[in-house]
Context: one part of a larger RNA
RNA sequence: UGACGGGGACCCGCACAAACGGUGGAGCAUGUGGUUUAAUACGACGAUACGCGUGGAACCUUACCCAGGCUUGACAUGUAUUAGACCGCCAUAUGAAAGUAUGGCCUUCUCUUCGGAGACUGAUACACAGGUGUUGCAUGGCUGUCGUCAGCUCGUGUCGUGAGAUGUUGGGUUAAGUCCCGCAACGAGCGCAACCCCUAUCCUUAGUUACUAACCUUUCCGUAAGGGAAGGAGGACUCUAAGGAGACCGCCGCUGAUAAAGCGGAGGAAGGUAGGGAUGACGUCAAGUCAGUACGGCCCUUACGCCUGGGGCUACACACGUGCUACAAUGGCUGGUACAAUGGGUUGCGAUACCGCGAGGUGGAGCCAAUCCCCAAAGCCAGCCCCAGUUCGGAUUGGAGGCUGCAACUCGCCUCCAUGAAGCUGGAAUCGUUAGUAACCCCAUAUCAGCCACGAUGGGGUGAAUACGUUCCCGGGUCUUGUACA
Numbered sequence: 001u002g003a004c005g006g007g008g009a010c011c012c013g014c015a016c017a018a019a020c021g022g023u024g025g026a027g028c029a030u031g032u033g034g035u036u037u038a039a040u041a042c043g044a045c046g047a048u049a050c051g052c053g054u055g056g057a058a059c060c061u062u063a064c065c066c067a068g069g070c071u072u073g074a075c076a077u078g079u080a081u082u083a084g085a086c087c088g089c090c091a092u093a094u095g096a097a098a099g100u101a102u103g104g105c106c107u108u109c110u111c112u113u114c115g116g117a118g119a120c121u122g123a124u125a126c127a128c129a130g131g132u133g134u135u136g137c138a139u140g141g142c143u144g145u146c147g148u149c150a151g152c153u154c155g156u157g158u159c160g161u162g163a164g165a166u167g168u169u170g171g172g173u174u175a176a177g178u179c180c181c182g183c184a185a186c187g188a189g190c191g192c193a194a195c196c197c198c199u200a201u202c203c204u205u206a207g208u209u210a211c212u213a214a215c216c217u218u219u220c221c222g223u224a225a226g227g228g229a230a231g232g233a234g235g236a237c238u239c240u241a242a243g244g245a246g247a248c249c250g251c252c253g254c255u256g257a258u259a260a261a262g263c264g265g266a267g268g269a270a271g272g273u274a275g276g277g278a279u280g281a282c283g284u285c286a287a288g289u290c291a292g293u294a295c296g297g298c299c300c301u302u303a304c305g306c307c308u309g310g311g312g313c314u315a316c317a318c319a320c321g322u323g324c325u326a327c328a329a330u331g332g333c334u335g336g337u338a339c340a341a342u343g344g345g346u347u348g349c350g351a352u353a354c355c356g357c358g359a360g361g362u363g364g365a366g367c368c369a370a371u372c373c374c375c376a377a378a379g380c381c382a383g384c385c386c387c388a389g390u391u392c393g394g395a396u397u398g399g400a401g402g403c404u405g406c407a408a409c410u411c412g413c414c415u416c417c418a419u420g421a422a423g424c425u426g427g428a429a430u431c432g433u434u435a436g437u438a439a440c441c442c443c444a445u446a447u448c449a450g451c452c453a454c455g456a457u458g459g460g461g462u463g464a465a466u467a468c469g470u471u472c473c474c475g476g477g478u479c480u481u482g483u484a485c486a
Base pairs, nucleotide, nucleotide: 001486002485003483004482005481007480008479009478010477011476012475013474015470016469019433020432021431022430023429026325027324028323029322030321031320032319033318034316035315042053043052064311065310066309067308068307069306070305073128077127078126079125080124081123082122083121084120088105089104090103091102092101093100094099109118110117111116130300131299133298134297135296139294141289142288143287144285146283151190152189153188154187155186156185157166158165159164170181171180172179196277197276198275199274201245202244203243204242205241206240207239211234212233215232216231217230218229219228220227221226248271251265252264253263254262255261327426331385332384333383334382335381336380337379343374344373345372348367349366353362354361355360392423397418398417399416400415401414402413403412439462440461441460442459443458444457445456
């Protein structure tokens, strides 16, 4: 100087407390361990591995296993020799395919001093290719974490023999080393904040594909009042998307040290960081990644490379993590009825209509999209169920179908009929959340032929409860103290 303390003081955080909902019990999905296996590919292991890399394992992917094959090779560059324009087409045998063997068809480029040279392709030989082989403890790059915590340092000066200290400590204050005051310090840098994006209010500009208040026309319903539709028209409103305004403790009062600031109030769409995002200091964990790519060393080279068929990654006594569905009446079922946003669409999205109980099929309007399509559920209004292993729950299994795809046996998704398991709120323990949050409800997208998505990333709809407080648990910051630790 640090680190540590079941030392002290102060402070903070969904850290505890308060509240709401879960996990841990059940069934299923998924990842992992273990076991099994010819193989169950590799990595990741407290927090910071385990719905993670993988943003889609039937073949492919694929790296694993078995079998069959190739050896200048599936891919790149070059040299020598040789053949031929190239490209391409067909057949036979064998085979699971890859391949191997054989035969046939077609074809002769450019320049030329006619010697040859050049381009392209094949073969042979050689340099080499190739390696998801190894080392993340040789590395780059990228990433996780402490932590969006408020810290980490430097120059000059001063103090100290020196390590080093000071500044950065102190009194206040803040979300903040934020700011003020003081001070042997005075300044500065990386961080904080602000500058950036989205949302909330208003203004201006613009008006199609968006909008429709007033006005006009036509038409339908209606006795009428009025209502609906279409077309004009409009630039009001909504919206879209560009530019601005707006919030700064600015104003008032009180407290404070006359400071920084704090508390209350007014005005305001918004008030004290308005809400959210992006942004991650010096460093820590020899943290993670040689399998994303790159790269040093080592290793393989008729194989640790390459191609193909099949299998495996989907196994199953068991254990754990993460989720989904439930155990019901704030519910289940049936019928009717209403309201979104983010996004996507030409090998695509696919309407009206018709067929089918349904998955789906036929068909094809419109749309390269503010134009057309994908397109809501919880909710609300009625009716039934009457507390039961049930009209709860849907696992499992049998049968019959649909779709994608060369192909659904291992091993896809969906539908219908039948079947109807466990489960009556879950031990010790443990997780998330402070507001448009939790909880509940659907929707879209990426990947993608299809899909094991209940996952992930976004979007909207409905919409709470609680916080006395900081004694305690966990983590962190500042000062101080002890130490036989570095």